RNA sequence: UCUGGAGAGCAGGGUUCGCACCCUCACCGAAGGGGAAAGCCGCUACGGCGGUGAAUCUCUCAGGUCAUCGCGACAGA
Numbered sequence: 001u002c003u004g005g006a007g008a009g010c011a012g013g014g015u016u017c018g019c020a021c022c023c024u025c026a027c028c029g030a031a032g033g034g035g036a037a038a039g040c041c042g043c044u045a046c047g048g049c050g051g052u053g054a055a056u057c058u059c060u061c062a063g064g065u066c067a068u069c070g071c072g073a074c075a076g077a
Stems, first nucleotide, its partner, number of pairs: 001077004009025001011024004026065003032061001033059003039052005
């Protein structure tokens, strides 16, 4: 670079020819971001304390939720 690639709203209101946009509520986790287990290390008054330490787990800040477009962890070439 190319290819594959999920989830969640036929939501309500304003506005509009429509799209887009704003607000409210309800949802999703696979851009990103946060959290931390076992283990390891150090200290200890031996009760514990501190540091380090992942994810597709978890949180949902961000992002996303008809179709379409786009993003897309991850995988293959």